[in-house]
């Protein structure tokens, strides 16, 4: 230099001006639930649930997204266990808690730095397997090899055919019932052996999962498939902030209490008139529209020292870092920067700006993403 790996972090900067949306000050206006004074009109103070103006300060993300898992919170349900349904699966550990992370161990893939796996259990039961293929699960003779043994025929070498033997070789398949060797056979075959494997037991490392250059032992399948029913462990009550609490409007509409007996009485902001409603007054409480809250200070963030391989956990300090509801965070213009495209006069011009946008909160997963920066680390070459 080049190909790649793994983590981690950034995703336009500065101004100037218009504007939108909560938070503070402050200033006017207003209102009166509040105190206080009164000559009863009303002043004075203060509050803010109001409005309008001024200043100051804050305003999106790495995924805010999918809504797939897990919690916190709310409300309902709930002795206690089971049954049915779901979900999860190697082991150890973190964790509020997970399907999530971390470190292991096993198997695949890479030369390698790394990457991938739902990786309990078909010697408890069922049940599946297209196509090919003679035969797919207590095998299977289509070619093919033998045809000793028994029948015939002989020049005694052997030849023919038939029953029959065979799982070496071929061939189907995704998969045909351990390999390789040498013995043995008529030809074969764990039929016998050696060495490889594989299955039970033990031993020994190791919390464990699981490994062992270890010992004994079996000729040796026990096939494959459980994201097939299932069987074993373990784990889950439901619904969601449109959850829930709180204040309350009318010619809606409930109840209790007291007076009255068609004149009134109420509403349409003062009156008349008209209309419309209905026995009248006072009082209770539910609860709709509306409004307030639930709402952003939290498993929070950033740093340092400890423990730990690590996930993270303990402590010290600093800091507050959106809170909306038809829903703000944005628009012009000027410089600078990066990248892509275009045009040339070749270092200038003139365009574009990834995916995407908060909605009770968090913890992760997935997926989307122009362009870019840091750190470790493989392999190749090639120099010293």
């Nucleotide at each position: 230099c080049g190909a790649g790996c793994u983590g981690g972090c950034c995703g336009g900067g500065c101004a100037a001006u218009c504007g939108c949306u909560g938070c503070u000050u402050c200033g006017u206006c207003g209102u009166u639930g509040u105190g206080u004074c009164u000559u009863c009109g009303g002043g004075c103070a203060g509050a803010c649930g109001g409005g309008c103006g001024a200043g100051g300060g804050g305003g999106a993300g790495g995924a805010a997204a999918g809504u797939c898992c897990g919690g916190g919170c709310u409300c309902c349900a709930u002795a206690g266990g089971g049954c049915a349904g779901g979900g999860u699966g190697c082991c150890a550990g973190g964790u509020a808690a997970c399907g999530c992370c971390u470190g292991g161990g096993g198997g695949g893939c890479g030369c390698g730095a790394g990457c991938c796996c739902a990786c309990g259990a078909c010697c408890a039961g069922u049940g599946c397997a297209g196509c090919a293929g003679a035969g797919a699960g207590c095998a299977g003779a289509c070619c093919g090899c033998c045809g000793a043994u028994g029948g015939c025929c002989u020049u005694c070498g052997g030849g023919c055919a038939c029953a029959g033997g065979u799982a070496a070789g071929g061939g189907u398949g995704a998969a045909a019932g351990g390999g390789u060797g040498c013995g043995g056979u008529a030809a074969g075959a764990g039929c016998g052996c050696a060495c490889c494997g594989c299955g039970c037991g033990g031993c020994u490392g190791g919390c464990a999962a699981c490994a062992g250059u270890c010992c004994g032992u079996g000729g040796c399948a026990c096939g494959g498939u459980a994201a097939a029913c299932u069987c074993c462990a373990c784990c889950c009550g439901g619904a969601g902030c449109a959850a829930g609490a709180c204040c309350a409007a009318a010619u809606a509409g409930g109840c209790c209490u007291c007076c009255u007996a068609c004149a009134g009485g109420c509403g349409c902001g003062g009156c008349c008139c008209g209309c419309g409603c209905u026995g009248g007054a006072g009082g209770c409480g539910g609860g709709u529209a509306g409004g307030u809250u639930g709402c952003u200070g939290g498993a929070g963030c950033c740093g340092g020292c400890g423990a730990g391989c690590g996930a993270u956990c303990g402590u010290c300090g600093g800091c507050c870092u959106a809170g909306a509801g038809g829903a703000a965070u944005g628009g012009u213009u000027g410089c600078c920067a990066a990248u892509c495209g275009a045009g040339c006069u070749u270092g200038c011009u003139c365009g574009a700006u990834a995916c995407a946008g908060a909605a009770c909160c968090c913890g992760g997963c997935u997926u989307a993403c122009a362009g870019g920066c840091c750190a470790g680390c493989u392999c190749a070459a090639u120099u010293a």

The prediction has a mean pLDDT of 75. This is a predicted structure of a 384-nucleotide RNA (Bacterial RNase P class A) from Oceanimonas aquatica. The organism belongs to Oceanimonas, within Bacteria. Its Rfam family is "Bacterial RNase P class A". It is annotated as a ribozyme.